Predicted 3D model of a 71-nucleotide RNA (transfer RNA) from an archaeon. Its mean pLDDT, the model's own confidence on a scale to 100, is 84.
[in-house]
RNA sequence: GCGACCGUAGUCUAGUGGUAGGAUACGACCUUGCCAAGGUCGCGACUCGGGUUCAAAUCCCGGCGGUCGCA
Repeated sequence: GCGACCGUAGUCUAGUGGUAGGAUACGACCUUGCCAAGGUCGCGACUCGGGUUCAAAUCCCGGCGGUCGCA
C1' cells in the first nucleotide's frame, strides 16, 4: 500500500428495518449477630458524518479505531 471482518453500558454480549435486551459491575433495600452468598428494585449503551426510507443499531457511502491476511 491492497483486501476481509469487526465497533452496542465500566466490562462481556443479544438484537439483519418498527418500544435497544441479558449477564456482570455499581447504588438502594430485604435477608444475617457480622461478612460472603442469595432475593427485589434502580442506574447506565448503539464509534463519527452523510445518504436511502414513513421509520436505521440494522441497508448504502465516507471518516476514525481494532483484528486478520497479502505485498